[in-house]
RNA sequence: AUCGAAAGAAGAGGUUGCCAAACUCAUCAGUCACAGCUUGUAGAUGAAAAAGCAUUGUAGACAAGCUGCAAAAGGGUGUUUGGCCGAAAUUUUAAGUUGCUUUUUCAACUUAGAGUUGGGCUCUGGUUUAAUAAAUCAGGGACUGUCGUGAUGCAUUCAAACACAUCACGGGGCGCUAUCUACGAU
Numbered sequence: 001a002u003c004g005a006a007a008g009a010a011g012a013g014g015u016u017g018c019c020a021a022a023c024u025c026a027u028c029a030g031u032c033a034c035a036g037c038u039u040g041u042a043g044a045u046g047a048a049a050a051a052g053c054a055u056u057g058u059a060g061a062c063a064a065g066c067u068g069c070a071a072a073a074g075g076g077u078g079u080u081u082g083g084c085c086g087a088a089a090u091u092u093u094a095a096g097u098u099g100c101u102u103u104u105u106c107a108a109c110u111u112a113g114a115g116u117u118g119g120g121c122u123c124u125g126g127u128u129u130a131a132u133a134a135a136u137c138a139g140g141g142a143c144u145g146u147c148g149u150g151a152u153g154c155a156u157u158c159a160a161a162c163a164c165a166u167c168a169c170g171g172g173g174c175g176c177u178a179u180c181u182a183c184g185a186u
Base pairs, nucleotide, nucleotide: 001186002185003184004183008179010177011176014085017084018083019082020081021080022079023078025076034068035067036066037065038064039063043056044055045054046053047105048104049103050102051101052100088117089116090115091114092113093112094111095110096109097108098107099106118144119143121141122140123139124138125137126136127135146171147170148169149168150167151166152165153164
């Protein structure tokens, strides 16, 4: 000097990259709840089942119908701000907390472990939901970014390589690019 190179630290993909907060708009919904009337008659409620407990109901509850009044949360659109590039999302296992108590199940949240996904879009089926929205799981499709291999072209050149563009195939984020360096090889 060149090559490889743990660790460190810096960046790129997309103008619909990811997440959060505030505001806004539509939906939720003329629904829930509340009030009145009618029918009707003994139970009804507390996530599901059983047992218990509590509240409530013949002063008519629950249920059904009509009338009046009339929401909210979750999820979604848009704007702004902030944090970022396993950003983040999700599956599964275990433990804990909550849903009146116990057992089982279910749901939500937290922690830890083991996996999957480069990214957004879209189609089919399932789950969830008020929903055909959105989300998510599984399987496809084209697109895009990056790396590897091969081919072609362009420019320069005696020629070639590198760079650039296009095409085909394949890989994955524990990746890719550039930089630095312990260490190793020549």
Predicted 3D model of a 186-nucleotide RNA (Lysine riboswitch aptamer) from Pediococcus parvulus. The organism belongs to Pediococcus, within Bacteria. Of the family's consensus pairs, 94% are formed in the model. It was read from a public genome assembly, where an Rfam model found it.